[in-house]
Context: one part of a larger RNA
């Protein structure tokens, strides 16, 4: 010193669990805020550091409801209380709510300073920001600022690919900023299509990786048609009346222009105005108020306290009975349809919601005639320079537009992929529109050939904590006694409140809090055999 064989320290893999995570489906809400939010700071318990809860009325106040016996959070003690005269708890509606923070009375280095000016004896208690709308003004309204994805709009990269690269991809992605909503945009033909026809938008399915486009490379790419989801259409300008206000004119009777308001009207087999005629019915919205469903906490809810037997327990074995609209599921000392919570299946009602009837109010029509008058102008369209479309200037229609220009008026106008005829569809230069679709910061339920503490969310545990960083920002590890603490009285070694040894608990203490199981690493102890 090395091997083996025993029985140990260390150590924390393994199996076993789970309060935690993750997906994904269904319902819900989809927004909070100057009535002070989101989020902090600071207090706040008898005795209190940390999290929870709360806010000087501070682990809480008041009422209504549920509830039934304990109760003063995590979280144990010690002191002290509440509590069937209904506590604690759980749901609604309220009171209260320091200081910062949009922060707003002024500042300022967030949680601090320091006014002014009203009320009150006082203690206090109010009011004073900016901007925008109306209004002469007094004043009244209203914005701000957060907050996960989803959405419309303004800007808008580059890596990257083409096997290098410059047009092209990437990609209108990221990303910056405007801004809104429960959705958002889009929508009610100047639209397709093709000699037949269709009838708003929107989303998915086919058409189609098709037509096409392209250093015709690399790629990039629809439409018509059909198939489904979902349905829903409306209002102004404008002519023409009207009564008002301002100007202007006047022969004082009017006239005229202008404003801003009510009525009127709203189409494209053209439609309105006007002028003649008949002159009614159905039904859209809102808003009251009645029954109705729905709808917080919640409540009934079957049947073994059976006999044995093993065991520390029984729910396991074994017998013998009962219940099922309940044999999902969880707990109970091991595996329970009848032990405990539950479950199927009934019930319950407050805000509040939906919805029907009933009233009010409010909106919406028809027929002829065709002389006039109206139907949206720096508009449509053209040059010139871009950008949108499957289309990258092409033979380029169509959309938008920074520049220049610039119509027509229904006998008028656009558009059908250059352009021209013809025939065909449409009515441009104002606006509103459910739903079908797109998300999930959040609530709630189900589920799962998802994880099971190096895995599952970074975070099952005082986790966005401890720690790093001047900052943006980065970011851990850390889970298990035991069925109950019964958490080892008392004695013994020792300096000892360290460790052990006895005793006692316990089914196990080789379960003693460094605690379930305890694998190798790597450390010894005895013993046998090499060297």
């Nucleotide at each position: 010193g090395g091997u083996g064989u025993a029985c140990g320290g260390g150590g924390g893999a393994u199996g076993c669990c789970u309060g935690g995570g993750c997906a994904u489906c269904u319902g819900g809400a989809g927004g909070c805020g100057a009535a002070g939010a989101a989020g902090g700071a600071c207090g706040u318990g008898g005795c209190a550091a940390g999290c929870u809860g709360c806010g000087a009325a501070a682990a809480g106040c008041u009422u209504c409801g549920g509830g039934g016996a304990g109760a003063c959070g995590c979280a144990a003690g010690c002191a002290g209380u509440c509590a069937u005269a209904g506590a604690u708890c759980c749901g609604g509606a309220g009171a209260u709510a320091u200081c910062c923070g949009a922060a707003u009375g002024g500042g300022g280095c967030a949680a601090c300073c320091c006014a002014u000016c009203c009320c009150g004896c006082a203690a206090g208690g109010g009011a004073u920001a900016u901007c925008c709308c109306a209004g002469c003004a007094a004043u009244g309204g209203g914005a701000g600022g957060c907050g996960a994805a989803c959405g419309c709009a303004g800007g808008g990269a580059a890596c990257u690919g083409a096997a290098a690269c410059a047009u092209c991809u990437a990609a209108g992605u990221a990303c910056c900023u405007g801004u809104a909503g429960g959705a958002a945009g889009a929508g009610a033909a100047a639209a397709c299509a093709a000699c037949a026809g269709u009838g708003a938008u929107u989303u998915c399915c086919c058409a189609a990786g098709u037509a096409g486009u392209g250093g015709c490379g690399a790629g990039c790419g629809a439409a018509c048609g059909g198939g489904a989801a979902a349905c829903a259409g409306c209002c102004c300008a404008a002519a023409c009346c009207g009564g008002a206000g301002u100007g202007g004119u006047u022969a004082c009777g009017g006239c005229c222009a202008c404003u801003a308001c009510g009525g009127g009207g709203u189409u494209g087999a053209a439609g309105g105005a006007c002028c003649a005629c008949a002159g009614g019915a159905a039904g859209g919205u809102u808003c009251a108020g009645g029954a109705u469903u729905u709808g917080a906490a919640g409540c009934c809810g079957a049947a073994g306290a059976c006999c044995g037997u093993u065991g520390g327990a029984a729910a396991g074995c074994g017998g013998c009975a009962c219940g099922a609209g309940a044999c999902g599921g969880g707990g109970u000392g091991a595996u329970a349809g009848u032990c405990c919570c539950g479950u199927a299946g009934g019930c319950g009602u407050a805000a509040g919601a939906a919805g029907u009837c009933u009233g009010a109010a409010u909106c919406u029509g028809g027929u002829g005639g065709g002389a006039u008058c109206c139907u949206g102008a720096g508009u449509a369209g053209g040059g010139c320079g871009g950008g949108g479309c499957c289309g990258g200037a092409g033979a380029a229609a169509c959309c938008c537009u920074g520049u220049c220009u610039g119509a027509a008026a229904c006998u008028g106008g656009c558009g059908g992929c250059a352009c021209c005829a013809u025939c065909c569809g449409c009515c441009a230069a104002g606006g509103c529109u459910a739903a079908a679709u797109a998300c999930u910061c959040c609530c709630a339920g189900a589920u799962g050939a998802c994880c099971g503490a190096u895995a599952g969310c970074g975070c099952a545990c005082a986790a966005g904590u401890a720690c790093c960083g001047u900052g943006a920002g980065g970011g851990a590890a850390a889970g298990g006694u035991g069925a109950a603490a019964a958490g080892c009285a008392c004695c013994c070694u020792g300096c000892a409140u360290a460790a052990g040894g006895g005793a006692g608990u316990g089914a196990a203490a080789a379960a003693g809090u460094a605690c379930c199981u305890g694998a190798a690493a790597c450390c010894g102890u005895a013993c046998a055999c090499c060297u």
Molecule: large-subunit ribosomal RNA, domain I
Organism: Bacteroidia bacterium